[in-house]
RNA sequence: CGCGGGAGAGUCCGAUGCGAUCGGCGCCGAAGGGGCAACCCUCCCCGGAACCUCUCAGGCCGAAGGACCGCG
Numbered sequence: 001c002g003c004g005g006g007a008g009a010g011u012c013c014g015a016u017g018c019g020a021u022c023g024g025c026g027c028c029g030a031a032g033g034g035g036c037a038a039c040c041c042u043c044c045c046c047g048g049a050a051c052c053u054c055u056c057a058g059g060c061c062g063a064a065g066g067a068c069c070g071c072g
Stems, first nucleotide, its partner, number of pairs: 001072005010025001012024005026060003032056001033054003039048002
C1' cells in the first nucleotide's frame, strides 16, 4: 500500500434549501493532537511510550473516515 472485519454517542430543536450547512443544547472516543505515566530499554541518565486521560480537532441516520486485528 491492497483486501476483509471494525465500536461508541441526538437521524433532538430551530433556520435555510432539498443536501448539505449554520446556530443552540446534550453526548461519544478508536483519525490526529495534548497530558500524566503504566510499561519497554539502561548501571544510571537519556530515549520510546498506552486502548489511560483531556475533548482542541474529529464524530453522534447513512456515506466517508476509523485505533486495532487477519491475510498478501
A computed fold for a 72-nucleotide RNA from a Nocardioidaceae bacterium, annotated as Glycine riboswitch aptamer. Its mean pLDDT, the model's own confidence on a scale to 100, is 78. Of the family's consensus pairs, 89% are formed in the model.